Description:
The RNA shown here (c-di-GMP-I riboswitch aptamer) has 90 nucleotides and comes from a Chloroflexota bacterium.
Formats: sequence, C1' cells, structure tokens
RNA sequence: CCACCGAACAGGCAAAGUCAGUGAAAACUGGCGACGCAAAGUCAUGGGUCUAAAACCAGCUAUGCUGGUCAUGAUUGCCAGAUUCCCGAA
Repeated sequence: CCACCGAACAGGCAAAGUCAGUGAAAACUGGCGACGCAAAGUCAUGGGUCUAAAACCAGCUAUGCUGGUCAUGAUUGCCAGAUUCCCGAA
C1' cells in the first nucleotide's frame, strides 16, 4: 500500500411519525424526530415491487362515470451489479 474483516476512535446517514410544500398517484423536498445502517454514499444497468396521469379497450344510469391493460413515473433503507470512500485492533 492492497484485499478480507469489523474491535476501538473520530465522525456520518436518518425509519416511523409529524409540520409545510410539490405531484394524478406512488412518492419526493425541507424542518423536527431516531427505527436502524459499515457504504442506509452515488448510479434506475438487470430483476422485483408500487402508482396509473396520458393512451387504448370494454361497459353504463352516458359529452361524463366505472372497470381493465400498460411506465414514459417512483423505489438504491427490496435484491444484485457498477462506482467512490472514513478508521485500522485481532
């Protein structure tokens, strides 16, 4: 120095909930808050999951309503992959 690993040290992030805002929704952003996390840093590349505006199809009590299909939407704190990285005991 590198890899594996995760004692200690110094720190880091922030679940649920809540307030405000954005959005059709899923969800996201900021504040408060900590369930937890050795990548709970980043990337939507593969898979999974969530939503269904628009579009299409069907129906109806019909210039609308209901149902169905489907991401171009979302999720990295679902799994994997890629990539960057703090500390240094056994």

The coordinates come from a structure-prediction model, not an experiment, and the mean pLDDT is 89.